[in-house]
Context: one part of a larger RNA
């Protein structure tokens, strides 16, 4: 100087407390351990591994296993020799890859000799490696933590390591600001500048809108006219403790009030200092070293990654009446669409099929929002709750659904009556709850990521648990 303390002081955080809803019990989905297996490819392991890499394993992917092939190689560059255009077509064998054979073919320049382009074969320098080492590395990332810290120049103090500044009194979300001070300044962080959302103004007016006016129509609606309103997307205004009062050192600031769409950082996002964990990644990529070279490379078929006495994590669905079933009626936002989205209409109980208008989309389509609301029914039961499992019959995608996809109908109807010890999330348009979209994608979400609807309870407080910041103290620690 740090680190540590079941030392002290001050302060903060869904850290506790106050509340609401979960997990832990059941069934299923998914990841992991273990076990099994020819293989169940590899990585990730407290927080910070375990719906993680994987925004999607039937083949492919694919790295694993078994079997069948290739060896200048699936792809790249150079050189030497040699042959020929290459490509294509056909036959045999085969699971395919491949191997064997047949057929066809002689490019460009040049009179020629020859040269060049391309391809095959042989050889060579090399290629190749998802092989090892993340404890040799770059890059990227997680984490403490969006915590308020981390440093430097000059000066001063100390023999020195170092100190001071950065401590102190207030204050703040903040090393934020004010005051003081042997310090005076500065840098990286904080804040602001950026995006979005909430209010208003101006411009804009189609594909958007429809108040007023006209026409057609009983009406719904359509057309004209219009840009007022909603909205679109550009530009601006607006919030600054600016105003008033109290407190405070007359400061920084803080408490209340007015006005205001919004009030003290308005809400949300992006943004992550010096460093810590030899944290993670050699399997995104790059790369040193090592290893391999008829194999640890490469091609193909099939299998596996989907196994199953079990254990754990993360989710979904429930255990019902604030509910289930049936009928009727209403209100979104954000997205996506040409190898695409697909309407009306017809067929089918349905998944779906036929059909093909329209749309490169503020125009057309996906598209029905669902909870909610209004009726009817069920009456507390393992049930008209719950839907696992299994049987049969179908549909879709795709060369191909046996291993191993998704969906539909009929039948079947398991566990489960609110979950031990323990443990998680959340402070407001949040939790809880309801649906909708998108990426990946031929197909395959209960996952991920966005969107909107309905919409709470509680916070006395900081004694305690956990994590963190500042000052101080002790130390046989570095």
């Nucleotide at each position: 100087u740090g680190a540590c303390g079941g030392g002290g002081g001050c302060c903060c955080g869904c850290a506790c407390a106050a509340g609401c809803g979960g997990u832990g019990g059941a069934g299923c989905a998914u990841g992991u351990g273990g076990u099994u297996c020819a293989a169940u490819u590899c990585g990730a392991c407290g927080c910070a591994a375990c719906g993680c890499g994987a925004a999607g394993a039937a083949c492919c992917u694919u790295a694993c296993c078994u079997g069948g092939g290739c060896u200048c190689g699936a792809a790249a560059u150079g050189c030497u020799a040699u042959g020929g255009a290459c490509a294509g077509u056909c036959u045999g064998u085969g699971a395919a890859a491949g191997c064997a054979g047949a057929u066809c073919u002689u490019c460009u320049c040049g009179c020629a000799a020859g040269a060049g382009a391309c391809c095959g074969u042989a050889g060579u320098a090399u290629a190749g490696g998802u092989g090892c080492u993340g404890c040799a590395u770059g890059g990227c990332u997680g984490u403490c933590g969006u915590c308020a810290g981390c440093u430097c120049g000059u000066g001063u103090c100390g023999u020195g390591a170092g100190a001071u500044g950065u401590u102190g009194g207030g204050u703040u979300a903040a090393g934020u600001c004010c005051c003081g001070c042997a310090a005076c300044g500065a840098g990286c962080g904080c804040a602001a500048c950026c995006c979005u959302u909430g209010u208003c103004c101006u411009g804009u007016g189609u594909u958007g809108c429809c108040a007023c006016u006209c026409c057609c129509g009983u009406a719904a609606g359509g057309g004209a006219a219009g840009c007022a309103c909603u909205c679109u997307c550009a530009g601006g205004a607006g919030a600054c403790c600016g105003c008033c009062a109290g407190c405070g050192a007359u400061a920084a600031g803080u408490u209340g009030g007015a006005g205001g769409a919004a009030g003290g950082u308005g809400g949300g996002g992006a943004u992550g200092a010096u460093g810590u964990c030899a944290a993670g990644u050699c399997a995104u990529c790059a790369u040193g070293g090592c290893c391999u070279u008829u194999a640890u490379g490469u091609c193909c078929a099939g299998g596996g990654c989907u196994a199953c006495a079990c254990a754990c994590g993360u989710g979904c669905u429930a255990c019902a009446a604030u509910g289930g079933a049936c009928g009727g009626u209403a209100c979104a936002a954000a997205g996506c669409g040409c190898u695409g989205c697909a309407a009306a209409c017809c067929c089918g109980c349905g998944a779906g099929g036929g059909g093909g208008a329209g749309c490169c989309a503020a125009u057309c389509g996906c598209a029905a929002a669902a909870a909610a609301c209004c009726g009817u029914u069920c009456u507390c039961a393992g049930u008209u709750c719950g839907g696992a499992u299994c049987g049969c019959a179908g549909g879709c995608u795709g060369c191909a659904a046996c291993u191993u996809g998704c969906c539909u109908g009929c039948g079947u109807g398991a566990a489960g009556c609110u979950g031990g010890a323990a443990u998680c999330g959340c402070u407001a348009g949040u939790a809880a709850u309801g649906g909708c979209g998108u990426a990946u994608c031929a197909g395959a979400a209960c996952g991920a990521u966005g969107c909107c609807g309905u919409g709470a309870a509680u916070a006395c407080g900081u004694u305690c648990c956990c994590g963190g910041g500042c000052c101080u103290u002790g130390u046989a620690c570095a």

Annotation
The part of an RNA shown here (small-subunit ribosomal RNA, 3' major domain) has 478 nucleotides and comes from a metagenome. It matches the Rfam family "Bacterial small subunit ribosomal RNA". The coordinates come from a structure-prediction model, not an experiment, and the mean pLDDT is 84. The RNAcentral record of the full RNA draws on SILVA.